[in-house]
RNA sequence: GGGGUGUAGCUCAGUGGGAGAGCACCUGCUUUGCAUGCAGGGGGCCAGGGGUUCGAAUCCCCUCACCUCC
Numbered sequence: 001g002g003g004g005u006g007u008a009g010c011u012c013a014g015u016g017g018g019a020g021a022g023c024a025c026c027u028g029c030u031u032u033g034c035a036u037g038c039a040g041g042g043g044g045c046c047a048g049g050g051g052u053u054c055g056a057a058u059c060c061c062c063u064c065a066c067c068u069c070c
Stems, first nucleotide, its partner, number of pairs: 001069006009023004017054001025041005047063005
């Protein structure tokens, strides 16, 4: 210098209009108790800044961190 990744505690989806899934966590039911199962709930300034747009996690630019190639 080129390419890629960054979204919940973890692993990830989401390619312009509602931020989601699984696992984990909390509460309740079930059990003598634990586990399993069932029902409900909390948790995100979408890495940071700027721009485009009526509207940005999503498109463009810069910066940061990590991975990879030269």
Molecule: transfer RNA
Organism: marine eukaryotic metagenome